[in-house]
Background
This is a predicted structure of a 1401-nucleotide RNA (small-subunit ribosomal RNA) from an uncultured bacterium. The sequence is in RNAcentral, with records from Greengenes.

RNA sequence: AGAGUUUGAUCCUGGCUCAGGAUGAUUUCUAGCGACAGGCUUAACACAUGCAAGUCGAGGGGCAGCGGGGGAGUGGCAACACUUCCGCCGGCGACCGGCGCACGGGUGAGUAACACGUAUGAAACCUGCCCGCAGCAGGGGGAUAAGCGGAAGAAAUUCCGUCUAAUACCGCGUAACAACCGACGGGGGCAUCCCUGUUGGUUCAAAGGAGCGAUCCGGCUGCGGAUGGUCAUGCGGCGCAUUAGCUAGUUGGCGGGGCAACGGCCCACCAAGGCGACGAUGCGUAGGGGUUCUGAGAGGAAGGUCCCCCACACUGGUACUGAGACACGGACCAGACUCCUACGGGAGGCAGCAGUGAGGAAUAUUGGUCAAUGGACGCAAGUCUGAACCAGCCAAGCCGCGUGAAGGAAGAAGGUGCUACGCAUUGUAAACUUCUCUUGUCAAGGGACAAAAUCGGGCUCGUGAGCCCGACUGAGGGUACUUGAAGAAAAAGCAUCGGCUAACUCCGUGCCAGCAGCCGCGGUAAUACGGAGGAUGCGAGCGUUAUCCGGAUUUAUUGGGUUUAAAGGGUGCGUAGGCGGACUGUUAAGUCAGCGGUAAAAGCCCGGGGCUCAACCCCGGCGAGCCGUUGAAACUGGCGGUCUUGAGACGCCGAGAGGUAUGCGGAAUGCGCAGUGUAGCGGUGAAAUGCUUAGAUAUUGCGCAGAACUCCGAUUGCGAAGGCAGCAUACCGGCGGCGCUCUGACGCUGAGGCACGAAAGCGUGGGUAUCGAACAGGAUUAGAUACCCUGGUAGUCCACGCAGUAAACGAUGAAUACUGGCUGUGUGGCCCGAUUGAGGGCUGCGUGGCGUAGCGAAAGCGUUAAGUAUUCCACCUGGGGAGUACGCCGGCAACGGUGAAACUCAAAGGAAUUGACGGGGGCCCGCACAAGCGGAGGAACAUGUGGUUUAAUUCGAUGAUACGCGAGGAACCUUACCCGGGCUCAAACGGCAGACGACGGAGGAAGAGACUUCUCCUCCCGCAAGGGCGUCUGCCGAGGUGCUGCAUGGUUGUCGUCAGCUCGUGCCGUGAGGUGUCGGCUUAAGUGCCAUAACGAGCGCAACCCCUGCUGACAGUUGCUAACAGGUUAAGCUGAGGACUCUGUCAGGACUGCCGGCGCAAGCCGCGAGGAAGGCGGGGAUGACGUCAAAUCAGCACGGCCCUUACGUCCGGGGCGACACACGUGUUACAAUGGGCGGUACAGCGGGAAGCCAGGCGGCGACGCCGAGCGGAACCCGAAAGCCGUUCUCAGUUCGGAUUGGAGUCUGCAACCCGACUCCAUGAAGCUGGAUUCGCUAGUAAUCGCGCAUCAGCCAUGGCGCGGUGAAUACGUUCCCGGGCCUUGCACUCACCGCCCGUCA
Repeated sequence: AGAGUUUGAUCCUGGCUCAGGAUGAUUUCUAGCGACAGGCUUAACACAUGCAAGUCGAGGGGCAGCGGGGGAGUGGCAACACUUCCGCCGGCGACCGGCGCACGGGUGAGUAACACGUAUGAAACCUGCCCGCAGCAGGGGGAUAAGCGGAAGAAAUUCCGUCUAAUACCGCGUAACAACCGACGGGGGCAUCCCUGUUGGUUCAAAGGAGCGAUCCGGCUGCGGAUGGUCAUGCGGCGCAUUAGCUAGUUGGCGGGGCAACGGCCCACCAAGGCGACGAUGCGUAGGGGUUCUGAGAGGAAGGUCCCCCACACUGGUACUGAGACACGGACCAGACUCCUACGGGAGGCAGCAGUGAGGAAUAUUGGUCAAUGGACGCAAGUCUGAACCAGCCAAGCCGCGUGAAGGAAGAAGGUGCUACGCAUUGUAAACUUCUCUUGUCAAGGGACAAAAUCGGGCUCGUGAGCCCGACUGAGGGUACUUGAAGAAAAAGCAUCGGCUAACUCCGUGCCAGCAGCCGCGGUAAUACGGAGGAUGCGAGCGUUAUCCGGAUUUAUUGGGUUUAAAGGGUGCGUAGGCGGACUGUUAAGUCAGCGGUAAAAGCCCGGGGCUCAACCCCGGCGAGCCGUUGAAACUGGCGGUCUUGAGACGCCGAGAGGUAUGCGGAAUGCGCAGUGUAGCGGUGAAAUGCUUAGAUAUUGCGCAGAACUCCGAUUGCGAAGGCAGCAUACCGGCGGCGCUCUGACGCUGAGGCACGAAAGCGUGGGUAUCGAACAGGAUUAGAUACCCUGGUAGUCCACGCAGUAAACGAUGAAUACUGGCUGUGUGGCCCGAUUGAGGGCUGCGUGGCGUAGCGAAAGCGUUAAGUAUUCCACCUGGGGAGUACGCCGGCAACGGUGAAACUCAAAGGAAUUGACGGGGGCCCGCACAAGCGGAGGAACAUGUGGUUUAAUUCGAUGAUACGCGAGGAACCUUACCCGGGCUCAAACGGCAGACGACGGAGGAAGAGACUUCUCCUCCCGCAAGGGCGUCUGCCGAGGUGCUGCAUGGUUGUCGUCAGCUCGUGCCGUGAGGUGUCGGCUUAAGUGCCAUAACGAGCGCAACCCCUGCUGACAGUUGCUAACAGGUUAAGCUGAGGACUCUGUCAGGACUGCCGGCGCAAGCCGCGAGGAAGGCGGGGAUGACGUCAAAUCAGCACGGCCCUUACGUCCGGGGCGACACACGUGUUACAAUGGGCGGUACAGCGGGAAGCCAGGCGGCGACGCCGAGCGGAACCCGAAAGCCGUUCUCAGUUCGGAUUGGAGUCUGCAACCCGACUCCAUGAAGCUGGAUUCGCUAGUAAUCGCGCAUCAGCCAUGGCGCGGUGAAUACGUUCCCGGGCCUUGCACUCACCGCCCGUCA
């Protein structure tokens, strides 16, 4: 000292939360010792029991009880014992008397008060015991308690009679410097007054006791002191104004009473005052202070222990006694409660110390001692003392100590983790070696607190103290402390480990269980839950909870704000208050300085000292404040004087929708009357309601009514704001300029207050043309209590009155001063200019724009400040609840003003940024639409999917981007699914060890087969050892198409072949971020050019690659054949040739290069030229940063999890082919641009040996048999549409071919489930397909056939290729879809399939 949390990110505002310290604490777990402090915060609730205030016999009478003594008597030899008498002595219960009991101890209920604190005053007072000084004590008297006797009562207690004493009580005498009354002086002060001298009068005293004595202790009066108390006053310390008025002894006076004393304290009379927004009164809460905690401080919070003061003592009241009380352990009365009772009456008061119950989260022993300190009494000894000192209990706090120290690596074992033959960690930790002994245990020793007092003796000597000697006294306690002994022995836990916040892994769990202070974790890989290992923090403690301060500058005096985050009052006038111009004099209230007093002690702080240290304790010092006193005089204030610049006045001039009242005007609208005129008008997106043949609308004329004032008119003007607009007049207000004539600070602000205050609204009375809430109707719509339309009441207008609010906004209070400018505009003044003018300059006031510095979170503000300062007012303190409720005030009401809390959330918000989005805008593109051609959606079938079914119908793919997809070939196999039968080193492979000599082949049996079983035959090299090979057995490694594509790699789809996506440096911005990449032109393109705080670069685009289109060169077989020659029925068939075609390789060609136009350029345009090809020639390959947690764990790979006689593996059979349905993709059709039949022509890509198959023969045919050629530019597979004929004639047909029956062919171990093909027969639906929807822009669509992969065969109508024939259309970019760039809005950012509101469950 800060941190977390609002956002995709940012800055700000702002709340919430955390880290710190503290406590009379609580609670969980744990616990060795000591020292010092502490311990009912709740029920001021109730209390059993014991103790807490007595003492004096040297005041007194006495003798119940005890001891001694004396007398008498009895017993006894005596000692002695017993009885009785005597208060004679020690003593002493009760009693009279004195002193004390008003201290000490407890508690905090009450109290908001002179209760407390502080400072003064008392000239208005008291003070026992104590100290000093002065003086005095003469002489009498009468009672009474106890006692004795009696009485009442259960008791407590009371009463009667009688005896007696005193330091008890009462007269008398004496007495003043005492008190009071008076007279005459002196002095002082603070208003009343005070002090003092002289003198006269009146009044009031006393007690004795002890001692042989000296003497001592007491008694009385007065003065003074000290101590303690009482009273008064200033100032200080609390919440609510949703408490605003309170007060009758109230405020004051005169006179009295009372008191220690002042005082309405009380009383009679008189006056009518007193207090209050500087907060009275009321209500709530509370003992106050020294101090304590926290804080840098200022502050905030608290008031337990200790000290001071106050108050209280069961509750309320009252007095008595006394120096002192209205009295905790006194009295009386009343009340509640408890107890006793003989029912008639009585007793009691723990907020003293212990203790009990109750309450509560919670707080101790019915202990010891008067040894010390202190108190009461006493001459003293001494007695009493739950004050006090000690001990006990409690980690409840602070401080100190310990639980060992050093060495010790095989880095042990065990645990845990991992990349796991091993490594890491626990960890020098342990073991082990050496050493030490605090504390604890045992034993021994053991001082201080003890100084004194007292007593005895002595000395000094001042008769009362000091000193010396001796004796006596310790609860704690045989404690602290010291020494010795044995012995590492007896002594470590708690919390945390996602971030904040130091500390990480494994397992379990699976939005469950749970955690959590805030943010938030947990839905199968959780460092956040639970456990474990490890780590971190603190440590005899550690966490939790509660509370306070801090952090929080989050109430801001120090030290905040108010345009948009919460916050400027709607505006003015103005009261109180606050603040206030220049010069000068004076004063000294504020201010400053010196000195003095006070500020109790303790505490904090500083400096020393003592307990072994520390905590703790002791000594010394410091001090804000308040009071007094002396001084200073700048500033503020007071008083006085002067001034003119602030303010105001006066004169002249000026502008204006400033206000009020009255009058006048034209246009429009509506209505009335009349004319013209005819079928509609009106209204809307389109309509309808409505009006209209009874004549509307339109139009003309005349008239009436009410309201508002077109143009001018604006960035204009005026006004305090609200607001103000035709013209004229009257009255009223404000403002500006000029003059420098007057006053002389007269000023600014302004809580309350008063006034004004849009619209709507209210009251009364008018008025009512237009418009028009409510209402009605018509539309729209799913509905439409709306938007639109037709009507229409209140209202809108006027007068008077009320109301008092608005986004009453510049969301910006008023005033003053200062601080660069530029440029408009309204209205004055001066100067220049000139012919009236235009124009220019200077200077005021107002009103706009842009900007400097500065400010601001930014947007922005910026002499009209949101800058720099001063003064005053108002207002704010997280969001919601809520401007709500209650209360009060106002109002006729509506409602307004003032204005909370419970509860709830971890945010709510401001500005700006990046994206995405918009039924926002601009520009542009794409078979996106449009223009066309052909399809799909209807039928049948094929195929895929959903669904259903099933033992199984294996799995995956699911909008676009799944659905003839993975699958480019499911009858078995494939195969992953189901049923059944088997195997468990296993179907395959590697290694080691062992066994066998085989493995294998042939044959047989059972079996569905796998497999089991039986018989026969059967290895190689080497002399051997052994080796090779193979099989089997055992072991170690297996195996899994089981799960997770949301743990992954790789690969793929899509946006999209869209033109974008980024970086470095620089610059801008507090920052996110921007710039670059924007703008203009251009392009298919972020393609290029220009411009430019940007300059460059990268990934994309393009190009480089392949195919194709033209040409050339080279090459020339299996291709070709022009010329020459040969030759055939024919044919490049042959010789031959390289010209051509073609095949192949290498080159060329196209670049806006040329011309013209436009353009700065890039580039564009042209029926341009040339050219095979022209502006990217056509096609392909090629897919940026990224998006969809897109797809795939079943292609492969791979982390984790799961199975292991099975979730592995082998075999037989079945299934993947099911079928009420639904969808996608296709095929064939519905026919005549066609079908059938016959004839006839022309390709290219490719494939071929278990193959392609010429040709021949057989079969209607699929095909079969025979058979040449060809591993192929050579042989084979090889077209169809087309063309030429002919037939059919519009029909469910000579269209269409499904389905079904029969017969076959081929492949294959095998065509039942479940193949293809052929022939014969059968001949279904279907006559162009609703809403909707798909493809395609040229060799394209459409149409026609051919080939290939997979493959035994094939469910291929699929996929991939090839060639043949070969169109139509595009005006154009408004609209639909998708996309790119710029811009704008935004409360979205999971990003519009968003967010969010209300109702209901």